Small-subunit ribosomal RNA, 5' domain from Allobranchiibius sp. CTAmp26, 518 nucleotides, folded computationally. NCBI's taxonomy places the organism under Bacteria, Bacillati, Actinomycetota, Dermacoccaceae, Allobranchiibius. Rfam family: Bacterial small subunit ribosomal RNA. Model confidence (mean pLDDT): 86 of 100.
Context: one part of a larger RNA
RNA sequence: GGACGAACGCUGGCGGCGUGCUUAACACAUGCAAGUCGAACGAUGAUGCUCACAGCUUGCUGUGGGUGGAUUAGUGGCGAACGGGUGAGUAACACGUGAGUAACCUGCCUUUCACUCUGGGAUAAGCCUUGGAAACGGGGUCUAAUACUGGAUAUGACUCACCGUCGCAUGGUGGUGGGUGGAAAGCCUUUACGGGUGGUGGAUGAUGGACUCGCGGACUAUCAGCUUGUUGGUGGGGUUGUGGCCUACCAAGGCGAUGACGGUUAGCCGGCCUGAGAGGGUGACCGGCCACAUUGGGACUGAGACACGGCCCAGACUCCUACGGGAGGCAGCAGUGGGGAAUAUUGCACAAUGGGCGAAAGCCUGAUGCAGCGACGCCGCGUGGGGGAUGAAGGCCUUCGGGUUGUAAACUCCUUUCGCUCGUGACGAAGCCUUUCGGGGUGACGGUAGCGGGAGAAGAAGCACCGGCUAACUACGUGCCAGCAGCCGCGGUAAUACGUAGGGUGCGAGCGUUGUCC
Numbered sequence: 001g002g003a004c005g006a007a008c009g010c011u012g013g014c015g016g017c018g019u020g021c022u023u024a025a026c027a028c029a030u031g032c033a034a035g036u037c038g039a040a041c042g043a044u045g046a047u048g049c050u051c052a053c054a055g056c057u058u059g060c061u062g063u064g065g066g067u068g069g070a071u072u073a074g075u076g077g078c079g080a081a082c083g084g085g086u087g088a089g090u091a092a093c094a095c096g097u098g099a100g101u102a103a104c105c106u107g108c109c110u111u112u113c114a115c116u117c118u119g120g121g122a123u124a125a126g127c128c129u130u131g132g133a134a135a136c137g138g139g140g141u142c143u144a145a146u147a148c149u150g151g152a153u154a155u156g157a158c159u160c161a162c163c164g165u166c167g168c169a170u171g172g173u174g175g176u177g178g179g180u181g182g183a184a185a186g187c188c189u190u191u192a193c194g195g196g197u198g199g200u201g202g203a204u205g206a207u208g209g210a211c212u213c214g215c216g217g218a219c220u221a222u223c224a225g226c227u228u229g230u231u232g233g234u235g236g237g238g239u240u241g242u243g244g245c246c247u248a249c250c251a252a253g254g255c256g257a258u259g260a261c262g263g264u265u266a267g268c269c270g271g272c273c274u275g276a277g278a279g280g281g282u283g284a285c286c287g288g289c290c291a292c293a294u295u296g297g298g299a300c301u302g303a304g305a306c307a308c309g310g311c312c313c314a315g316a317c318u319c320c321u322a323c324g325g326g327a328g329g330c331a332g333c334a335g336u337g338g339g340g341a342a343u344a345u346u347g348c349a350c351a352a353u354g355g356g357c358g359a360a361a362g363c364c365u366g367a368u369g370c371a372g373c374g375a376c377g378c379c380g381c382g383u384g385g386g387g388g389a390u391g392a393a394g395g396c397c398u399u400c401g402g403g404u405u406g407u408a409a410a411c412u413c414c415u416u417u418c419g420c421u422c423g424u425g426a427c428g429a430a431g432c433c434u435u436u437c438g439g440g441g442u443g444a445c446g447g448u449a450g451c452g453g454g455a456g457a458a459g460a461a462g463c464a465c466c467g468g469c470u471a472a473c474u475a476c477g478u479g480c481c482a483g484c485a486g487c488c489g490c491g492g493u494a495a496u497a498c499g500u501a502g503g504g505u506g507c508g509a510g511c512g513u514u515g516u517c518c
Stems, first nucleotide, its partner, number of pairs: 001518004006514005013381006019374002021339001026337003030334003035078003040075002043072001048067009085292003095216007104209002109205001111203006117151004126141006157180010186197004218264003225255003230252008267289004271282004294315005317328004345371001347370003353367001354365004384414004394405004418459001420454005428445001431442004462507005467488003473502005483490002
């Protein structure tokens, strides 16, 4: 000198874009953050419309039937494994980079081939009943499905035999025949032998994941030996899949000064800061990967989890209780307490972008878009411009002549950015919905930005420093005191070094100080 997620002191006009718990992965009141589909299913059946009857106040009420379908608790499907947070753990195939899988999986989506035949038994909701303070249940009985399930058929799968072909090894791949065990679901519909959307099996692409290996990136030898599933083999198990991943048996191996093992620290990277570069430091924001979700363990469901707002067990903590038993998990968004030098609103909207569900309308979305707060950072703008000497007054200094503040002010002539005020008023709306096909509707931000009018220099300057380094000097006060100080050093009676004043220098809505890195 540069930089910062900064803090502190003094000061503070406006705007744009960013950014904001670095500490206690401490504890959390309250609200919200993941639902959706009635075009899968039984049921429920509102406002209406209509018919009949009754009452009568003669156009209203009631009862019953039909039509209609708003609504939704439940069964079922998809989603909830994404998105969002945090950095505790991890020195590791965790990450980065480059390869491999002839050892693998992949819902929705793309392309494509074939099929979608025929039966069955339940169960929730409902109704009846019953236990419990509650959370939540128990029993009986009825019913549906794209829920569950038997059979048929089937390319493919597995296996056996034969024939070809290819490869870097294990091996891959194609054809023919035999055997084995395997599918399915319907729904909607104004031209109905139709259309739409689904379902099943196979192939294919894409996407996402899994595993293996080479190389690379912390400190420590005041850690020198470490290891028994350890190293390898065979059989078996397990997995989507290779493998001591697990298990039985067999062998006795494997690693290590090119630093094993142990200890300490740490999420890794793209990047960011600095530097001419080499390098050094760092990993906030944004993006990729990983790990975690009160602590520890476990599996279930599923294409995908060993699952932040799922389940089970154990621990700690908090809450409710009728004492028998129950409930909870903000490292989601706000917010509270606590810790701390220190870090924001219990805001608005789904209008846009994106996501989930749905045929769609649409619903949900603290993702996201915006607004609020903070000079925390960067950038831009303003606090006026021209003229104006008797160089006014006042201040300060003085050799008492004067000098300086200083064209500075006053005064005069202008201008009006920003702010204030009045009016007008968006782009973002591509699209989507609706329609009588002309059109109409849909914006949180926001009455914001922008534009136009108006008044008036009017509302807007500070901070640090002035001995040398280092730009900038005098007076008074003080008297080794009070104090200053980054280093050298100032102060003991004329201190340019302390304090105040005048003057000056530097930067400027900031200026200094502290901390950290280069």